[in-house]
């Protein structure tokens, strides 16, 4: 110097004049504080608050998924372990089970998982045939999975013994499983321990199995004023010969009607789906047709920023001080001039990212021209 990787910070300043909004102060004229972002986007998660509502129990269904911490929680963040991946600082991880079930893996190829015989090898043993008894051929039946092939992947691997000819059939050493031991809070590790089988493989971001957790709907949520109109028409359904009490009328004294109340059963309503329960009601659904849709208000003091100082690897979290930073409602937050400042460029000159709050925080994704600053890795060249 040069390539690379993690961080963080900004993403124009300043002064003049005008100009618009929320709020204070003031009789008024006025004056003063303050006034879009790291992403305000995405609606992707996790709350807070408001209502259903007093809200419970299974199914189903959905989300996560390795150990630990942190948090109001989280799928988030921090730190660890294991495993991809890079030379390397570093990146990534949809990271519980696969002998509880099903399922899939083209083509090859013998054979893809309670998985095998295609070339080759043997032929001891039984069969054939030849021979003078020995024997000696031949590969039939029979054995083999060492060797060759196929294929991403094929029943650990190296070397000896053994065998008709191989095979963990046996033995060393490697490998792998379990147990005891050590270190870690764990999740895992480790090897001069020890034993064992020689080994049923891959995909669960596949179907399913275990463990956790899971009410729903939103500022268009919701509460309060004011006004207005037609408590307007019409159809369809459904609404118990049920039981009981008490009370009124009647009676030919067997009964009969009628109220009102409770039980029951039926029929709707309740902010994810079904079923049971629990409350609530006694009516539901369809059409056609008529008035509002104005204003307060939720609406910004928070799980708030923050400087120092403790603990902690670190996410964070505690203590003292210190600040108040938009709340508009068809939509304010701007405009003109001028210095300086950053890019490019000899110079004049040009240019300057992604984008705009609507209830509010905590994450996450996605987009960003430029320019600062710190660690850390690797190369080339100088001392």
């Nucleotide at each position: 110097g040069a390539a690379g990787u993690g961080g963080g910070u900004u993403g124009g300043a300043u002064a003049a004049u005008c100009g618009c909004g929320c709020g204070a102060a003031g009789c008024a004229a006025u004056u003063c504080u303050c006034g879009a972002g790291g992403a305000a986007a995405g609606u992707c998660c996790g709350g807070g608050c408001a209502c259903c509502a007093u809200a419970g129990a299974g199914c189903a269904g959905a989300a996560u998924g390795c150990c630990a911490g942190u948090u109001a929680a989280c799928g988030g963040c921090u730190g660890g372990g294991c495993g991809g991946u890079g030379a390397g600082a570093g990146c990534c991880g949809a990271c519980g089970g696969a002998a509880a079930g099903u399922g899939c893996a083209a083509c090859a190829g013998a054979g893809a998982g309670u998985a095998g015989a295609c070339c080759g090898c043997c032929g001891a043993u039984g069969g054939c045939g030849c021979u003078u008894a020995g024997g000696c051929g031949c590969a039939c039946a029979g054995g083999u999975g060492a060797g060759g092939g196929u294929g991403a992947a094929a029943g650990g691997g190296u070397g000896c013994g053994g065998u008709a000819a191989g095979a963990g059939c046996g033995c060393a050493c490697c490998g792998c499983g379990c147990a005891a031991c050590u270190g870690g809070u764990a999740a895992c590790a480790g090897g001069c321990u020890g034993u064992g089988g020689c080994u049923a493989g891959g995909c669960a971001a596949a179907c399913c199995c275990c463990a956790u957790u899971c009410g729903g709907u939103g500022c268009a949520a919701g509460a309060c004023c004011a006004a207005a109109u037609a408590g307007g028409a019409a159809a369809a359904c459904a609404g118990g010969u049920g039981a009981g009490u008490u009370u009124c009328g009647u009676u030919u004294c067997g009964g009969c009607g009628g109220a009102a109340u409770u039980c029951c059963g039926c029929c709707c309503u309740g902010u994810g789906g079904c079923u049971c329960g629990c409350a609530g009601g006694g009516g539901u659904u369809u059409u056609c047709g008529g008035g509002u849709a104005g204003g307060u208000u939720g609406c910004u003091u928070g799980a708030g920023g923050u400087u120092g100082g403790c603990a902690g690897u670190g996410a964070u979290g505690c203590c003292c001080g210190c600040c108040c930073u938009a709340g508009a409602u068809g939509a304010a937050u701007g405009a003109u001039u001028g210095u300086c400042g950053c890019u490019c460029g000899c110079a004049a000159g040009a240019g300057a990212a992604c984008a705009g709050a609507a209830c509010c925080c905590g994450g996450c994704u996605u987009a960003c021209a430029g320019a600062c600053c710190c660690g850390c890795u690797u190369c080339a060249u100088u001392u």
Model confidence (mean pLDDT): 77 of 100. This is a predicted structure of a 383-nucleotide RNA (Bacterial RNase P class A) from a Thiotrichales bacterium. Its Rfam family is "Bacterial RNase P class A". About the family: Ribonuclease P (RNase P) is a ubiquitous endoribonuclease, found in archaea, bacteria and eukarya as well as chloroplasts and mitochondria. The family's RNA type in Rfam is ribozyme. It was read from a public genome assembly, where an Rfam model found it.